[in-house]
RNA sequence: GAGUUUGAUCCUGGCUCAGAACGAACGCUGGCGGCAGGCCUAACACAUGCAAGUCGAACGAGAUCUUCGGAUCUAGUGGCGCACGGGUGCGUAACGCGUGGGAAUCUACCCUUAGGUGCGGAAUAACAGUUAGAAAUGACUGCUAAUACCGCAUAAUGACUCCGGUCCAAAGAUUUAUCGCCUAAGGAUGAGCCCGCGUAAGAUUAGCUUGUUGGUGAGGUAACGGCUCACCAAGGCAUCGACGGGUAGCUGGUCUGAGAGGACGAUCAGCCACACUGGGACUGAGACACGGCCCAGACUCCUACGGGAGGCAGCAGUAGGGAAUCUUGCACAAUGGGCGAAAGCCUGAUGCAGCGACGCCGCGUGGGGGAUGAAGGCCUUCGGGUUGUAAACCCCUUUCAGUAGGGACGAAAAUGACGGUACCUACAGAAGAAGCUCCGGCCAACUACGUGCCAGCAGCCGCGGUAACACGUAGGGAGCAAGCGUUGUCCGGAUUUAUUGGGCGUAAAGAGCUCGUAGGUGGUUCCGUAAGUCGGAUGUGAAAACUCAAGGCUCAACCUUGAGACGCCAUCCGAUACUGCGGUGACUUGAGUUCGGUAGAGGAGUGUGGAAUUCCUGGUGUAGCGGUGAAAUGCGCAGAUAUCAGGAGGAACACCAGCGGCGAAGGCGGCACUCUGGGCCGAUACUGACACUGAGGAGCGAAAGCAUGGGGAGCAAACAGGAUUAGAUACCCUGGUAGUCCAUGCCGUAAACGUUGGGCACUAGGUGUGGGGAUUUAUCAACGAUCUCCGCGCCGUAGCUAACGCAUUAAGUGCCCCGCCUGGGGAGUACGGCCGCAAGGCUAAAACUCAAAGGAAUUGACGGGGGCCCGCACAAGCGGCGGAGCAUGUUGCUUAAUUCGAUGCGACGCGAAGAACCUUACCUGGGUUUGACAUGUACGGAAAAGCCAUAGAGAUAUGGUGUCCUUCGGGGCUGUACACAGGUGGUGCAUGGCUGUCGUCAGCUCGUGUCGUGAGAUGUUGGGUUAAGUCCCGCAACGAGCGCAACCCUCGUCCCAUGUUGCCAGCACGUAAUGGUGGGGACUCAUGGGAGACUGCCGGCGUCAAGUCGGAGGAAGGUGGGGACGACGUCAAGUCAUCAUGCCCCUUAUGUCCAGGGCUGCAAACAUGCUACAAUGGCCGGUACAACGGGCUGCGACACCGCGAAGUGAAGCGAAUCCCUUAAAGCCGGUCUCAGUUCGGAUUGAAGUCUGCAACUCGACUUCAUGAAGCUGGAGUCGCUAGUAAUCCCGGAUCAGCAACGCCGGGGUGAAUACGUUCCCGGGCCUUGUACACACCGCCCGUCACACCACGAAAGUCGGUAACACCCGAAGUCAGUGGCCCAACUCGCAAGAGGGGGAGCUGCCGAAGGUGGGAUCGGCGAUUGGGGUGAAGUCGUAACAAGGUAGCCGUACCGGAAGGUGCGGCUGGAUCACCUCCUUU
Repeated sequence: GAGUUUGAUCCUGGCUCAGAACGAACGCUGGCGGCAGGCCUAACACAUGCAAGUCGAACGAGAUCUUCGGAUCUAGUGGCGCACGGGUGCGUAACGCGUGGGAAUCUACCCUUAGGUGCGGAAUAACAGUUAGAAAUGACUGCUAAUACCGCAUAAUGACUCCGGUCCAAAGAUUUAUCGCCUAAGGAUGAGCCCGCGUAAGAUUAGCUUGUUGGUGAGGUAACGGCUCACCAAGGCAUCGACGGGUAGCUGGUCUGAGAGGACGAUCAGCCACACUGGGACUGAGACACGGCCCAGACUCCUACGGGAGGCAGCAGUAGGGAAUCUUGCACAAUGGGCGAAAGCCUGAUGCAGCGACGCCGCGUGGGGGAUGAAGGCCUUCGGGUUGUAAACCCCUUUCAGUAGGGACGAAAAUGACGGUACCUACAGAAGAAGCUCCGGCCAACUACGUGCCAGCAGCCGCGGUAACACGUAGGGAGCAAGCGUUGUCCGGAUUUAUUGGGCGUAAAGAGCUCGUAGGUGGUUCCGUAAGUCGGAUGUGAAAACUCAAGGCUCAACCUUGAGACGCCAUCCGAUACUGCGGUGACUUGAGUUCGGUAGAGGAGUGUGGAAUUCCUGGUGUAGCGGUGAAAUGCGCAGAUAUCAGGAGGAACACCAGCGGCGAAGGCGGCACUCUGGGCCGAUACUGACACUGAGGAGCGAAAGCAUGGGGAGCAAACAGGAUUAGAUACCCUGGUAGUCCAUGCCGUAAACGUUGGGCACUAGGUGUGGGGAUUUAUCAACGAUCUCCGCGCCGUAGCUAACGCAUUAAGUGCCCCGCCUGGGGAGUACGGCCGCAAGGCUAAAACUCAAAGGAAUUGACGGGGGCCCGCACAAGCGGCGGAGCAUGUUGCUUAAUUCGAUGCGACGCGAAGAACCUUACCUGGGUUUGACAUGUACGGAAAAGCCAUAGAGAUAUGGUGUCCUUCGGGGCUGUACACAGGUGGUGCAUGGCUGUCGUCAGCUCGUGUCGUGAGAUGUUGGGUUAAGUCCCGCAACGAGCGCAACCCUCGUCCCAUGUUGCCAGCACGUAAUGGUGGGGACUCAUGGGAGACUGCCGGCGUCAAGUCGGAGGAAGGUGGGGACGACGUCAAGUCAUCAUGCCCCUUAUGUCCAGGGCUGCAAACAUGCUACAAUGGCCGGUACAACGGGCUGCGACACCGCGAAGUGAAGCGAAUCCCUUAAAGCCGGUCUCAGUUCGGAUUGAAGUCUGCAACUCGACUUCAUGAAGCUGGAGUCGCUAGUAAUCCCGGAUCAGCAACGCCGGGGUGAAUACGUUCCCGGGCCUUGUACACACCGCCCGUCACACCACGAAAGUCGGUAACACCCGAAGUCAGUGGCCCAACUCGCAAGAGGGGGAGCUGCCGAAGGUGGGAUCGGCGAUUGGGGUGAAGUCGUAACAAGGUAGCCGUACCGGAAGGUGCGGCUGGAUCACCUCCUUU
């Protein structure tokens, strides 16, 4: 820097990615070279070989050779070395390491200086003999040498000292010059010790300590020292983290980072520690010793079973562990080490080589030309594109590898493992040499096919459910390249632990409050000091590393040299501004004291008052009371409620009362008294920094709760009953116990909130209110005004803030101190500890899991939120539906099939404006396969259609008949073959088009500007008004678009023109009659064109507006009625079966042809209609008045026939002419007389008519007969506001006929009602809340059931660790003893004695081991507890809106569960009203 929370936004915040690095590992791949590096795990066990020897110029002896001069070799004695080099990181949190100092020390070999090196002695290994043993290894006897051992002498410049003195050494070798030896002093080197500072995490480790702390004395050490011991004292360490537990070698440095930091401590270098585990000492200059010793233990090996041997964390190597780490190589040529006088020997140190792409660096796998843009591959819109100058082909080169020849440096005289290596030269030939990952975004790179929430991918977000740039493959592309990816780890990004460089009102985060200890910080001034601070100097800061410069390998990596740097530390000198420190120095402004006032529900105790509730007693009084949404439980005739009087008792204090007061907070409210804390104002004097904060600590701390004892009126968890409910462990009601009250003692928590720690200072104002003071009005008093100090509120500028908001009472600007936060969940939980009587509190994790959780604001949507408004939405009315019968549609059932679609409104008399066949898509059966239909190609044919006959259910087949046009190319027809046709098969969730719906609702947007970090807002909100975002006014908006309206059609009035088929007033003719005829244009009507209506006029209201109300005129009045017309969008709404269409599927079938059947099937349910139930009626007779339409395969007058449906004949009319065509209700008259009827017509029987190839399944109609249900319809529900409802007929489309009672139109008759907007439904605008955004059909909580995962508890069980007590007590040091043993010295008569030493024994200490009780950590654990995660399980509905009882916090009780209730608290509660305050006019 990016991705990821959201519909979008800003912020907070986590997760993830891009970078670098690695002792790496894994996958695929692999040409060469240089330089580096290579058991991170089992400090697991180790076969085999090697890794430390050397000196014969210390010594004796032996052996071999000999030129006899000697030389060589060696076991042993002796010397030096083996304490270096090499390995490892177990232990260690420590003077271990780093850094800088210090004093009480030692130091072989080396250097310097001074001096010495005389004389003796006794042994002993080897060896020889004997002997034990399997061996390892010994035992005894005897001989022998030394630079081995001992004595004497000498003795200071040495050591000791009582200051008189005492004591201490040596080694020679070979040859002639050296090397040695001894003493002393000094140096150098190395080592030991001490100290300051630094050195990881946890307090869920808070107290530790008896040699402990100090002293005296002694011992011990190279040396100081409790290092050890005796005695004395009682100290020492620790919140600046002791002690204990866990982890860890430390450093130079390495990686990363801009840096500060963070992580690491392989290789190289310094230090430390360790050497199978534990203990111990010996030797030595040096060790408590990796390749030495002793003991104990475990393990392994040998054994003759008696006893022995061993220690790769040296180099190789083996087994094992593990994801994983090399050769049992060469050489001492170089560098270095040991020994030696030296030659030299030894050296798995080292130098080299080998193995492995493990890393870094370099090189190569060819270069130039080459378009027909070859072939092949892939894609394609079929044109082409791409692979791609890539290849082929032509020309050229030869690095590297290969072959051959030459051939180093490293070596100073000799000597080369590497090595015939590096390097040079020649030769041949493009010849031998490219892969890996990725291509949805982050992140460079895209297409096709396969797959179909499968297989799979995935770092995060996320892909995959039939068109996947995300899976797999291919083509193409991108990136790196002998590598490329993956995994792991660390740093970075992460300012995500914030010193640099963060925060805490609401996101995580201010402790409930105060006091106060340590600590931190601290007013003015003077002097001193110089700790901090600043300057200079010196020392140190190892080398390597790092940076820079230069140089060497052909370059680079790598190496060499020089310089820089190494922030620190120590010492010295200096400066003194600031901080510190010292000064019985000073000061007064901070702080405090004093005096005078003053307000107050501040606290504690005691007393006291009235109102009210309840109870008791008495009186009056009678049937109810009480309670609720409605009820019931309950109380009451045993007298309640009501009312009056009296009494008892407890608790709380109406009004005043106020965003008023007081208090640190919790909190505090009748009145009075006593005691008492603090504040504020004013004043002077005093003290003189006495201050602020405050880890631990202490005190206070609502309510609930606990303990003891009281008290108990009301209220009231639990509980009981009654309701409500599907249930109701609730809300409501009736009761009711703890409790609420008091005293004393606990508890110590709350939304203990201003969700805002305390203190000081600074930074515009306005306004109100509480307390005090001053001035003025004013001479006094009360108001008032102004100023001022201290509180409590509101508004608001700058500034701050993510925004909301805060704003002198800061969330602004600074300083000081404290507390707290670091993703969500798990969890404020477990374990541990402390506190508590208990409840519980305080402190406080992890595993696991998610990619979010969250804050503020925005736009919507929603609310059983609010306001305004509209609509046949309700209301007011009229008529229906729901009951009956029938019709039609649907579901369901049935069926071979009952084809398909439509499914709340917005499917259901819908697609279908006509299912007997056809239609037809369905079923059964029979046929057919280039096809019923289209186009093309190739080859062929002469017939094809039609007609007739036969078979068949038919399709079809067979036979006969038949024979087209032509420009002669052919067309048309037909056969075969190939492309293809065909599909009412799938997907309306791939689509176009069309349609429904919200809704004819009034809305939906844009440009510019402005505001806002932004999403967005403004405009479009507001005040009016309208049917309307209609218009007006106002306004940071000004304009515009799609909608509204208007323009279009129709109806209503008038005018003009025209006048047939229409009309007929007047004129004329004619008829039984009729515009029938002549004629006419007046009227009706028709057609076309105009006029008219615009709130234009008057008045009221209104803002002078828009407009509205009323009126006039008018055929019509405020859109005149009706229609067409449907904004942005919503519903993945409907339709692949109208049509079109992508993809998929079928292809002798899911195509196509035919016959028959089905779509009409019927226990049931629903929807829409028709007809009714009758008298406002039925029936009969008479009689009047329409409009819209249709008509030639048609409408059919008229006549005749039939009861009738119809039939027969037949005029007219392609229609303002003829026909359909009698309209019906109505009117007049008659009859019926309230009944299942003269209502009603279903059903059924019989007989017919018509259409049609055909009415069986399955048509309509007619006549006669039959005469069912039904007497106005439960809950509920629908339509309609005027020419409307209701009612009455008529016409048409489809159509052979018809299911039509449907649909679409037409006219006739023709109402009632609307107070109004509370309520139901739908909608619009504004506002509010929201945890919703798939948008309430939303979201979401808990129990239960199932599966999996991690964790806690748990009877117990197993193990680890470190201590303690006691027992045992190895080796060994030390001490004692030492009867036994002893060569050196002394004495000695030679036997012995002495001195001295030793074995042995004893004692202290002492490892391992044993016993015991505890501590602590861990594993397992029947069972159990909660937690987390899971696909669409169960029960409820707790939360989000007033979430339907506002929610939440603490506490207590209760309940399957969410939860409910009580008490106190909070607003992070909606709504309405009121109060207070503020703003504006």
A computed fold for a 1481-nucleotide RNA from an uncultured prokaryote, annotated as small-subunit ribosomal RNA. Rfam family: Bacterial small subunit ribosomal RNA. The prediction has a mean pLDDT of 86.